[in-house]
This is a predicted structure of a 334-nucleotide RNA (Bacterial RNase P class A) from uncultured Gaiella sp. The RNAcentral record of the sequence draws on MGnify. The organism belongs to Gaiella, within Bacteria. It matches the Rfam family "Bacterial RNase P class A". Rfam describes the family as follows. Ribonuclease P (RNase P) is a ubiquitous endoribonuclease, found in archaea, bacteria and eukarya as well as chloroplasts and mitochondria. The coordinates come from a structure-prediction model, not an experiment, and the mean pLDDT is 77.

RNA sequence: AGGCCGGAUGGCCGCGAGCGCCUUCGGGCCGUUCGAGGAAAGUCCGGACACCGCAGGGCAGGACGCUGGGGAAACCCCAGGCGGCGAAAGCCGACGGAAAGUGGAACAGAGAGGAGACCGCCCACAGCAAGACCGUGGGUAAGGGUGAAACGGUGGGGUAAGAGCCCACCAGCAGCCGUGGUGACAUGGCUGGCUUGCCAAACCCCGUCCGGUGCAAGGCGAAGCAGGUCCCACUGACGCGGCCCGCCGAGGGACCGGGUACGCCGCUCGAGCCGUCGGGCAACCGCCGGCCUAGAGAGAUGGCCAUCCACGACAGAAUCCGGCUUAUAGGCCU
Repeated sequence: AGGCCGGAUGGCCGCGAGCGCCUUCGGGCCGUUCGAGGAAAGUCCGGACACCGCAGGGCAGGACGCUGGGGAAACCCCAGGCGGCGAAAGCCGACGGAAAGUGGAACAGAGAGGAGACCGCCCACAGCAAGACCGUGGGUAAGGGUGAAACGGUGGGGUAAGAGCCCACCAGCAGCCGUGGUGACAUGGCUGGCUUGCCAAACCCCGUCCGGUGCAAGGCGAAGCAGGUCCCACUGACGCGGCCCGCCGAGGGACCGGGUACGCCGCUCGAGCCGUCGGGCAACCGCCGGCCUAGAGAGAUGGCCAUCCACGACAGAAUCCGGCUUAUAGGCCU
């Protein structure tokens, strides 16, 4: 760093559900089977499903952003490339664009981006105290200093001193070509201007994707009640969500008052779990065989005893599934 387990066995009592049985139909103290997790959690992503008319167009807004593969999809997984860290095993990376534009860079510093004379270096002129002096004007980014960062590096030529000003090599950038690779990319050659710095989880640009609301969705049944006021609407309301367009076409909304607050479905068989074999580096996929594994609606899984051990942590379903993240005593494997 990765993976796995998450007290075990037996007995008794209690609770929930299914099935069977009994029933006076209310139920039952009867039998039997099953009964929380690796995170059931946070609700952070993505879906299934349901309704909103078809899930329409545009703007706005949001998410994502190396390559290949997997997957229903994903802020997911696997393999790889590149970059960073590390002695290594390995870990981390929102990893498109900064020569499209706008903007930003604390402190320090003269100057923070078509830069900059603070010290220094050099030249000219003036002065007298005649100096490695001082003043004024100018040149200069080689040296010093500040900083996270100061406008390619080293060497040579050149110059008053300097400077890609010129040259060689190196680094980097752009274009073209070759080789290897599915590709990201790696590597080599030629040409070019001598250099175009950093930040896009700043605005922005480019590319891809995204309609809204969530099981209190939504559907069926039963019971009960009493209306009133105001507003919008065929000059198109509501639907429709931030806006506009388009579509549809007849009721809709707010408040007061009244009634009910019961039953059933959705509800758990599913992108399901286990095992052999096969394909693949892997994620994963396929064939065959086997299994059924909570489903409440005030909400069930708890307690006691015995034995053993390493002495038991974090924590408990509420439509379901795939991920991510967080919490976790102790133990095992690589």